[in-house]
Context: one part of a larger RNA
Molecule: small-subunit ribosomal RNA, 3' major domain
Organism: uncultured organism
RNA sequence: AGACGGGGCCUCACACAAGCGGUGGAGCAUGUGGUUUAAUUCGACAAUAACCGAGGAACCUUACCUGGACUUGACAUCCUCGGAAUCCUAAGGAAACUUGGGAGUGCCGUAAGGAACCGAGUGACAGGUGCUGCAUGGUUGUCGUCAGCUCGUGCCUUGAGGUGUGCUGUUAAGUCAGUGAACGAGCGCAACCCUUGUCCUGAUUUGUAUUUUUAUCAGGAGACUGCCGGCUCCAAGUCGGAGGAAGGUAGGGAUGACGUCAAAUCAGCAUGGCCCUUAUGUUCAGGGCUACACACGUGCUACAAUGGGGUGUACAAAGGGUAGCAAAGUCGCAAGAUGGAGCCAAUCCCAACAAAGCACCUCCCAGUUCGGAUUGAAGGCUGCAAUUCGCACUUCAUGAAGUUGGAAUCGCUAGUAACCGUAAAUCAGCGAUGUUACGGUGAAUAUGUUCCUGAGGCUUGUACU
Numbered sequence: 001a002g003a004c005g006g007g008g009c010c011u012c013a014c015a016c017a018a019g020c021g022g023u024g025g026a027g028c029a030u031g032u033g034g035u036u037u038a039a040u041u042c043g044a045c046a047a048u049a050a051c052c053g054a055g056g057a058a059c060c061u062u063a064c065c066u067g068g069a070c071u072u073g074a075c076a077u078c079c080u081c082g083g084a085a086u087c088c089u090a091a092g093g094a095a096a097c098u099u100g101g102g103a104g105u106g107c108c109g110u111a112a113g114g115a116a117c118c119g120a121g122u123g124a125c126a127g128g129u130g131c132u133g134c135a136u137g138g139u140u141g142u143c144g145u146c147a148g149c150u151c152g153u154g155c156c157u158u159g160a161g162g163u164g165u166g167c168u169g170u171u172a173a174g175u176c177a178g179u180g181a182a183c184g185a186g187c188g189c190a191a192c193c194c195u196u197g198u199c200c201u202g203a204u205u206u207g208u209a210u211u212u213u214u215a216u217c218a219g220g221a222g223a224c225u226g227c228c229g230g231c232u233c234c235a236a237g238u239c240g241g242a243g244g245a246a247g248g249u250a251g252g253g254a255u256g257a258c259g260u261c262a263a264a265u266c267a268g269c270a271u272g273g274c275c276c277u278u279a280u281g282u283u284c285a286g287g288g289c290u291a292c293a294c295a296c297g298u299g300c301u302a303c304a305a306u307g308g309g310g311u312g313u314a315c316a317a318a319g320g321g322u323a324g325c326a327a328a329g330u331c332g333c334a335a336g337a338u339g340g341a342g343c344c345a346a347u348c349c350c351a352a353c354a355a356a357g358c359a360c361c362u363c364c365c366a367g368u369u370c371g372g373a374u375u376g377a378a379g380g381c382u383g384c385a386a387u388u389c390g391c392a393c394u395u396c397a398u399g400a401a402g403u404u405g406g407a408a409u410c411g412c413u414a415g416u417a418a419c420c421g422u423a424a425a426u427c428a429g430c431g432a433u434g435u436u437a438c439g440g441u442g443a444a445u446a447u448g449u450u451c452c453u454g455a456g457g458c459u460u461g462u463a464c465u
Stems, first nucleotide, its partner, number of pairs: 001465002003462003007459007015449002019412005026301008034292002042053002064287007073125001077124002079121005086103007107114002127276002130274003136270002138265003141261001143259001148187006154163003166179004193253004198221007224247001227241005303405001307363007319350003324343002329338003370402001375397005380391002418441007
């Protein structure tokens, strides 16, 4: 100088407390471990792995396994030879591929030849999701959006080093003020950026019945402790008030200092070294990644009456659409089929009346008109293909566990939690109950900092570095 302390003081945070709703018990979905397997490809493992890489595993993907094939190779450059390319077709085969038959002759150039493409040969080489994230770049997680981390000069010390960065007050903040052997500066904080909320001006198609309004798109204004009062060293500031759409960081986002964990990633990419080179490369078919005594994580659905069922009725936002979204009409109980208007979209469509909500009727506390697992039958859709292995798609039947969950444990402070639906990415289809967005309804509680956890500042002890 650090680190540590079941040392001290001060401070902060959904850290506790005060509340609301969960997880842990059930069924299912999904991920992981384990076990099994020819293979169940690989990575990620406290917080910081486990609906994570994967924002779509039937084939492909695919890296794994079994078997069939290839060896200058599926891909790149160079050299030699032949042929334009390309298209049709036969046999064998699971396919890859192998062996034939036919059509066809292009562009530039006077010719030789050339460009592009195909085949054969030769070797230089290609190729490797093979190993090493403890050789690396780049990127990322975490402490933590915590308030810290440093430098120049000066001063102090034999020196390591200290000071500045301390103290007092204040702040969300090393934020600011005052003071002090310090004076300044940098990276962080804040501000600048985007967005929501108010107003003004301008514009107006596809939106609006209509000028206004609303909406959309631009450009501006507005908030600064600016004003008033109390407190304070009358400093920073803080408390209250006025006006205001908004008040003291207005809400949300982006933004992540020096560093820590030899943290994660050689399988996104790049890359040193090592290794393979008739195979650890390439290709094809089938299988596997979907197994199942069990354990763990994350979710969904419930256990019901603040509810289930039926009928009627109301109100969104934000997205997507041409290999696409698809209306009306018709058929079907329905999934869906048919149909094809319109739309490259403020025009048309997805899209329906969003659902919870509201009104009326019914059920009468029961393993039930709760709950929907599982199984059977009949269909629908996508796709060469649905057996392994698609569909919380439809109809009928079946109707399991479950009566609120032990120890323990998680999230959340306001348009938040909780409840309700809508859309999108990926995508032929879908295992989405996931993820990311969008709106609708809309709470409770916070006396406080003793305790638990983590963090910051000062200080103290130490046999640790």